[in-house]
Molecule: transfer RNA
Organism: Clostridiales bacterium
RNA sequence: GGGCGAUUAACUCAGUUGGGAGAGUGUCAUCUUGACGUGGUGAAAGUCGGGGGUUCGAGUCCCUCAUCGCCCA
Numbered sequence: 001g002g003g004c005g006a007u008u009a010a011c012u013c014a015g016u017u018g019g020g021a022g023a024g025u026g027u028c029a030u031c032u033u034g035a036c037g038u039g040g041u042g043a044a045a046g047u048c049g050g051g052g053g054u055u056c057g058a059g060u061c062c063c064u065c066a067u068c069g070c071c072c073a
Base pairs, nucleotide, nucleotide: 001072002071003070004069005068006067007066010025011024012023013022019056027043028042029041030040031039049065050064051063052062053061
């Protein structure tokens, strides 16, 4: 330098044909227990990596930049 993949909650990851942003773990509150743990219930936590474009509408499509990984030279 060229090619491919990844980037979504604190962490690990889903997200279908473009239309409601979600799960598990963790955190907090509460119930349960003599207490801790386990378990039940609820809550908080997101500029969907940055910018631009297309569209009535973008996590999803297009362009560009950044970071990480793999391959080729």